[in-house]
RNA sequence: GCCAACGUAGCUCAGCCGGCUAGAGCACCUGAUUCGUAAUCAGGAGGUCACGGGUUCGAGUCCCGUCGUUGGCU
Numbered sequence: 001g002c003c004a005a006c007g008u009a010g011c012u013c014a015g016c017c018g019g020c021u022a023g024a025g026c027a028c029c030u031g032a033u034u035c036g037u038a039a040u041c042a043g044g045a046g047g048u049c050a051c052g053g054g055u056u057c058g059a060g061u062c063c064c065g066u067c068g069u070u071g072g073c074u
Stems, first nucleotide, its partner, number of pairs: 001073007010026004019057001028044005050066005
């Protein structure tokens, strides 16, 4: 330099073929339980879906560019 995949919550990821209001587990906070802690149970908070543009009535999802990560080729 060229090619490909990926980028969604603090972490690991799902959501793939466009359509409620973006989700799960772990972690965090509150409460219950306990003499107390852990465990368990219930609830809660947390997101400009990497960034910018385009298509569309509607984009996490499709298209283009930029940035980043990983892998391959030279």
Transfer RNA from a Flavobacteriales bacterium, 74 nucleotides, folded computationally. Model confidence (mean pLDDT): 82 of 100. It matches the Rfam family "tRNA". By type it is a transfer RNA. The sequence was found in a public genome assembly.